[in-house]
RNA sequence: AGAGUUUGAUCCUGGCUCAGGACGAACGCUGGCGGCAUGCCUCACACAUGCAAGUCGAACGCUGAAGCUUCUCUAGCUUGCUAGAAAAGUGGAUGAGUGGCGGACGGGUGAGUAACACGUGGGCAACCUGCCCUAUAGCCUGGGAUACCAUCGGGAAACUGAUGUUAAUACCGGAUAAGCUUAAGAUAUCGCAUGGUAUCUUAAGGAAAGAUUUAUCGCUAUGGGAUGGGCCCGCGUUCCAUUAGCUAGUUGGUAAGGUAACGGCUUACCAAGGCGACGAUGGAUAGCUGGUCUGAGAGGACGAUCAGCCACACUGGGACUGAGACACGGCCCAGACUCCUACGGGAGGCAGCAGUGGGGGAUAUUGCGCAAUGGGGGAAACCCUGACGCAGCAAUGCCGCGUGAAGGAUGAAGGCCUUCGGGUCGUAAACUUCUGUCUAGAGGGAUGAAUAAAUGACAGUACCUCUGGAGGAAGCCCCGGCUAACUACGUGCCAGCAGCCGCGGUAAUACGUAGGGGGCAAGCGUUGUCCGGAAUCACUGGGCGUAAAGCGCGCGUAGGUGGUCUAGUAAGUCAGAUGUUAAAAUGCGGGGCUCAACCCCGUAAUGCAUUUGAAACUGCUGGACUUGAGGACAGGAGAGGAAAGUGGAAUUCCUAGUGUAGCGGUGAAAUGCGUAGAUAUUAGGAGGAACACCAGUGGCGAAGGCGACUUUCUGGACUGUACCUGACACUGAGGUGCGAAAGCGUGGGGAGCAAACAGGAUUAGAUACCCUGGUAGUCCACGCCGUAAACGAUGGGUACUAGGUGUAGGGGGUUUAGAUACCUUCUGUGCCGCAGUUAACGCAUUAAGUACCCCGCCUGGGGAGUACGAUCGCAAGAUUGAAACUCAAAGGAAUUGACGGGGGCCCGCACAAGUAGCGGAGCAUGUGGUUUAAUUCGAAGCAACGCGAAGAACCUUACCUAGGCUUGACAUCCCUUUGCAAAGCCCUUAACCGGGCUCCUCUUGUUCGCAAGACAAAGGUGACAGGUGGUGCAUGGUUGUCGUCAGCUCGUGUCGUGAGAUGUUGGGUUAAGUCCCGCAACGAGCGCAACCCCUAUUUUUAGUUGCCAUCAGUUAGGCUGGGCACUCUAGAAAGACUGCCGAGGACAACUCGGAGGAAGGUGGGGAUGACGUCAAAUCAUCAUGCCCCUUAUGCUUAGGGCUACACACGUGCUACAAUGGCUGUUACAAAGGGCUGCGAGACCGCGAGGUGGAGCCAAUCCCAUAAAAACAGUCUAAGUUCGGAUUGUAGGCUGAAACUCGCCUACAUGAAGCCGGAGUUACUAGUAAUCGCAGAUCAGAAUGCUGCGGUGAAUGCGUUCCCGGGUCUUGUACACACCGCCCGUCACACCACGGAAGUUGGGGGCACCCAAAGUUAGUUAUCCAACCUUACGGAGGAGGCUACCUAAGGUGAAUUCAAUGACUGGGGUGAAGUCGUAACAAGGUAACC
Repeated sequence: AGAGUUUGAUCCUGGCUCAGGACGAACGCUGGCGGCAUGCCUCACACAUGCAAGUCGAACGCUGAAGCUUCUCUAGCUUGCUAGAAAAGUGGAUGAGUGGCGGACGGGUGAGUAACACGUGGGCAACCUGCCCUAUAGCCUGGGAUACCAUCGGGAAACUGAUGUUAAUACCGGAUAAGCUUAAGAUAUCGCAUGGUAUCUUAAGGAAAGAUUUAUCGCUAUGGGAUGGGCCCGCGUUCCAUUAGCUAGUUGGUAAGGUAACGGCUUACCAAGGCGACGAUGGAUAGCUGGUCUGAGAGGACGAUCAGCCACACUGGGACUGAGACACGGCCCAGACUCCUACGGGAGGCAGCAGUGGGGGAUAUUGCGCAAUGGGGGAAACCCUGACGCAGCAAUGCCGCGUGAAGGAUGAAGGCCUUCGGGUCGUAAACUUCUGUCUAGAGGGAUGAAUAAAUGACAGUACCUCUGGAGGAAGCCCCGGCUAACUACGUGCCAGCAGCCGCGGUAAUACGUAGGGGGCAAGCGUUGUCCGGAAUCACUGGGCGUAAAGCGCGCGUAGGUGGUCUAGUAAGUCAGAUGUUAAAAUGCGGGGCUCAACCCCGUAAUGCAUUUGAAACUGCUGGACUUGAGGACAGGAGAGGAAAGUGGAAUUCCUAGUGUAGCGGUGAAAUGCGUAGAUAUUAGGAGGAACACCAGUGGCGAAGGCGACUUUCUGGACUGUACCUGACACUGAGGUGCGAAAGCGUGGGGAGCAAACAGGAUUAGAUACCCUGGUAGUCCACGCCGUAAACGAUGGGUACUAGGUGUAGGGGGUUUAGAUACCUUCUGUGCCGCAGUUAACGCAUUAAGUACCCCGCCUGGGGAGUACGAUCGCAAGAUUGAAACUCAAAGGAAUUGACGGGGGCCCGCACAAGUAGCGGAGCAUGUGGUUUAAUUCGAAGCAACGCGAAGAACCUUACCUAGGCUUGACAUCCCUUUGCAAAGCCCUUAACCGGGCUCCUCUUGUUCGCAAGACAAAGGUGACAGGUGGUGCAUGGUUGUCGUCAGCUCGUGUCGUGAGAUGUUGGGUUAAGUCCCGCAACGAGCGCAACCCCUAUUUUUAGUUGCCAUCAGUUAGGCUGGGCACUCUAGAAAGACUGCCGAGGACAACUCGGAGGAAGGUGGGGAUGACGUCAAAUCAUCAUGCCCCUUAUGCUUAGGGCUACACACGUGCUACAAUGGCUGUUACAAAGGGCUGCGAGACCGCGAGGUGGAGCCAAUCCCAUAAAAACAGUCUAAGUUCGGAUUGUAGGCUGAAACUCGCCUACAUGAAGCCGGAGUUACUAGUAAUCGCAGAUCAGAAUGCUGCGGUGAAUGCGUUCCCGGGUCUUGUACACACCGCCCGUCACACCACGGAAGUUGGGGGCACCCAAAGUUAGUUAUCCAACCUUACGGAGGAGGCUACCUAAGGUGAAUUCAAUGACUGGGGUGAAGUCGUAACAAGGUAACC
């Protein structure tokens, strides 16, 4: 410090996710030791038991144990000792009580509290303070009670009554007394106000307690100090405005009361105030802080342990005592709960330490000790102390240590992987030599203790020494990317994983296991939470044209901001000093535990306050200025606004005329109108609405908006002058006004147009688009509504920053006689463009540039501009405006493609022009379907279907049925036996299989027995063979197709942030990315073309098997001699290149025409198929990974099937006839094949064919007569002398074998069919059409296929249209790329939410009723020791009663929050549901608001 994720790719915006750190944690697996910390975050839920606050006899009266002393008695005996008993004295334990001090500290918890509660800094001239310190003064004199106790009672108990007795440092009276208090007065001095302080005078009030060891400790009053508290103030302190108004003791005053003290703190009276957008009130949440975690910081989150403050103590209320409480382990009352009870009544409060139950994912021992530190009491000894010190439990955290170290290669065994060679775990182990931390045992043994001495819970602990032995001590997570680390097997969209992206559908580095590896380590992972990354709320540090985001537009309040000069001030600002910022923590520097964690010491530290200065800037105050702003005067421009009036054209309607059959409308029609006279046309009239041309990215207005003309009223801007005012300005939350269209209300108006509606069409449907009609509405007046893609998707203001060119309105100058032209300036409105800017597109003096000021708005998509609430509205609705839930994207700009019922250009038998067909018939063949035991398998639009198959009777053959074989039909290896095997024959069988017979290898050595080897067979064993079994979506190879279309790319350079672009686009041209020209491109490659083959012409060479012009012979056949001229054969050459001429064209490329030439513009044909597309085809040609079968999915045999047949389709053949059929006669080819072959002549047969075998391994012989054609004859328009299907009979051929199931012949039979619907195919010249010939396969079996030649046309205007393709451009929401994407209803399931008659529960206040305890006040027939008294009584007290207040309780009306509710509403998510096709292309009616 970043990374992953939107896309085919890119840049940007933007969310989601990850890597880091932390924790009072929990869970899973695992677990050796020590140190230091930490440990109920949940139910402020309920608590058994024990302990947590007592102490003082030196305050007091009682009680009076042990012990000691004395005396008496008894017993034992050791005769002065022991034991016991009684009495006296001493002694003072113990127990309760009176009294004092302490129980207000310490300890716990965080419920409440949004507050002067807390933090920080101040104030008290408005206060208190026990114990402590200090100073001064004092402590005199009296009195009456009472608890305990005793007696008698009540009660179950708790407890309590009466009578009697007694003490005090308990209580009370009196005296004395001040520097104390109160009242009045005087003087001095001080302060920010009230006022304070000091001194003095007078009057009144007003204290005390003793104990004792004689040292002291107490007691009272007053002043001062210290400590602790109380009160007040400035500032800071969460969220919600869908909480906007709140408040009656409320705000202030006067008086009184009350308090330690100020104060509405309380009361009476008076006034009507007080708080609030700088957020009152209300609601929700929350103890606050030092700090902790994180972060570079600013910040954000948190508030355990430790420390400060606050609040609370079962819930609510209350006071008492006291220096201090409204009191955790005190009291009273009420309530809930628990316990005891004799049912009458009582007792209790762990949010103290342990502990229990409960809750919970989850948090410890009913331990030891007061030794230390601290606290209470005491003079002290001492007592108390669950504060505290320690120990126990827990890997809860941090820190430290260990689980060994060195050597050790045969790279052991074993595991895993493997290309089978090996690799890896791995120096790892074994083994050898060491060490001894921790651990175990034994011995010693602390500091903490402060002392002169005594005193240690921890603890026989820490630590030290010795002994023994590598022994007792390693796991967890991860390994697709992010992110370090890979293989095998299993599984097969299953099981599962997953933080995000995403893995898994038979080769998973992503699931599970194993091996290996990586990371951390006594831990490791997971989960949760917080900060970070996130500049993703942006102060530091973001944005708003199109990504989310500028209010529709003005005016203007508060607020914010503000021109020039000058003087003052000192609030902001800056500098210095002082105080404070508790300690701890953090940082820095040191030190102590062996180190570290931990602990100790020192130092620093941003805030606040006070104070002293500075005066530039901002603020404030005063003065001045004119440039901002405004005014005045003079001009011209304008659809600016409002009202009234006027005008012409057109539509419609009415009246009349002319006139006749249609009009109208559409893609085409129909509805509609018209013979009752339309449309058309002429004239006249009525009425409403809108204003052609001018008209212009022209004008005006703030925006919405404004368009005939005239008049009236009226707003604003602009130019010029520089006369006036003198900062008067800018923006603008709330507020207020204007605000298209549609809509609403009332009243008019209504020609045209036209939602709704009706009809006609279209359509599968058509509640639409089109047509004919047509009502609201559109118009006017008045009033609402307040929204629009109200857009420049761009808030307003000011200043600055190159230009060029239009246009509108003014001014100035030059020029011209004038028109005009030019220069300049201000204001508006456009275009182009530099710098700059932007993600890009673009913007660019009219900024989206550079800056400042003010306002508004945004923070992922959906849910949703929805719900609820509130405000406004007559309504429609508008404004404000969420959440649950859900997704990992949604989005912007640009790029490359693809696509378009977008555009331009171009090509192709693509259309058109033609010719012949197919589609109808019969047959052949292939396919589908059906059937079957099987009808083997594959091929599926073009690009499957006479395709694989260049040939299924058996074989082939893969299928079916049945029989058989199991190391196998085939290959390699091993062992044993044999010398075979093959072949022939016999039995058996449907056949293979099975059984038997005949037959009996070679080489070398040799001791002649044999041994070894080779070869072969049989048998055996297991490795293995075998598979036309699966996967063409695991593959190689091969092939089809776009397409023989002209394209596809690269290097360097340049442009762009980038994907990419350029080149390859453009102008011409071509069959062509062919060539030329131009150009930020210059070159190159694969394609095109050419090179290759055949063919068309010629030359030359050669002349048999070919040929025969000339010569001779001849059986008349190139047959023979001869010849090689010609044909031909097959080698080598030539030839054609736009080379030449003319025209056009840019003088180019090229095109057109011409000459010559056998051939002319690639002459014709072939081979040749770029980058790629279709997961195209093929595992059944072959090869091959993986999977599967292994007495079978292998091998083999026989028979059957692939040949089935209601039907459908493709491809062909033959026809339907006279351009023909038949009969006869007569011509002319090319290219092939032939030894398991072709087979001549001859003979036989009507024929298929047969007999026979000359010749030929082929320019020699054979297949082999080419046919159409030609000539002659016949048939005469018919189901025929057309057509030949079908069937019968008889034959032939091949072959073991023609039944299923071959071909051919003869005779006989003689079906459909008379030219073929919609539609559709091929072909541009030696082509189509037509005619025959040959070959491959093959025993036999072509109408198919591949070749060959013969005869031999028609048409092409042209590119509008259909199809396909190329190129440029455009749009795109497509990229699996239009067979794309995608919307809404409905149906089903699930989820969260809203409404809802209501129902239930909680909260807070209000009103009323009742009113405990208690304070205060009043009252009092009751009772009473202290003082007074005349002894009656008084003062005072107790008790009772009453009043105000008031907790709990009750009642009521509203309010608010939550839960729930039949039913209902929309929303979201779901597998391949239904209906349509709204959007994206001109999305097929442009889309959208």
About this RNA
RNAcentral holds the sequence, with entries from ENA, Greengenes and SILVA. Small-subunit ribosomal RNA from an uncultured bacterium, 1489 nucleotides, folded computationally.